[in-house]
A computed fold for a 92-nucleotide RNA from a Deltaproteobacteria bacterium, annotated as c-di-GMP-I riboswitch aptamer. Of the family's consensus pairs, 95% are formed in the model. It matches the Rfam family "c-di-GMP-I riboswitch aptamer". About the family: GEMM was predicted in a large-scale screen for bacterial structured RNA regulatory elements. The coordinates come from a structure-prediction model, not an experiment, and the mean pLDDT is 84.
């Protein structure tokens, strides 16, 4: 230094629920609270999932509309997985 990760030490993060706020929503922010986490630090690059949708399409027919499905578009999730990147400690 790399891999690795102790019933080690020091420190860190904070799920659900509840309260307040932002957003159409997914979800996010603050408080409270700890289910868990060795990157549960950071980045939406790949896949997944979720939300919105006035576009296209399917259902679908003689025609049209609603609901549902798909695509596209826009968004969310880094505590879904992979990838990238940075980092504390040091037993085996």
């Nucleotide at each position: 230094c790399u891999c690795c990760g102790a019933u080690a030490a020091a420190g860190g993060c904070a799920a659900a629920a509840c309260c307040g706020g932002a957003g159409u929503a997914a979800u996010c922010c603050g408080g409270c609270g700890a289910c868990g986490c060795a990157a549960a630090g950071c980045c939406a690059c790949g896949g997944g999932u979720c939300c919105a949708u006035a576009a296209c399409u399917u259902c679908a027919c003689u025609a049209g509309a609603u609901a549902g499905g798909g695509u596209g578009u826009g968004g969310a999730u880094a505590g879904c997985c992979g990838g990238g990147u940075u980092a504390c400690c040091g037993a085996a």